[in-house]
This is a predicted structure of a 91-nucleotide RNA (Bacterial small signal recognition particle RNA) from a Streptosporangiaceae bacterium. It matches the Rfam family "Bacterial small signal recognition particle RNA". Rfam classes the family as a non-coding RNA gene.
């Protein structure tokens, strides 16, 4: 100098588990946001004013999921580095 082996470590994957943190449903049938028919209040009227109830939206929450974030794992790949062991080749 080649080549094998073995270990550390770093990158990039691939797999897998899993999230208060990434994705997806659901949910306020007691408290949140809008927006409020009826119905009430004021007003002579015009109109104004609170706000049940549907319906909307989003929190807590709960459920699911691995596509994407992100975390973990190892008898994981390929590439770089560095330890330590071997064969073989020159000189």
């Nucleotide at each position: 100098g080649a080549c094998c082996c073995u270990c550390c470590g770093c990158a990039c994957g691939a797999c897998g588990u899993g999230a208060a943190u990434c994705c997806c449903g659901c949910c306020a049938a007691c408290u949140c946001c809008c927006c409020c028919a009826g119905g009430g209040c004021c007003g002579g009227a015009a109109g104004g004013c609170a706000g049940c109830a549907a319906g909307g939206g989003u929190a807590c929450g709960c459920g699911g999921g691995c596509u994407c974030u992100g975390a973990c794992g190892g008898g994981u790949g390929u590439g770089c580095g560095g330890g330590g062991g071997g064969u073989c080749c020159u000189c």

The organism belongs to Streptosporangiaceae, within Bacteria.
The gene name in the source record is ffs.
The prediction has a mean pLDDT of 79.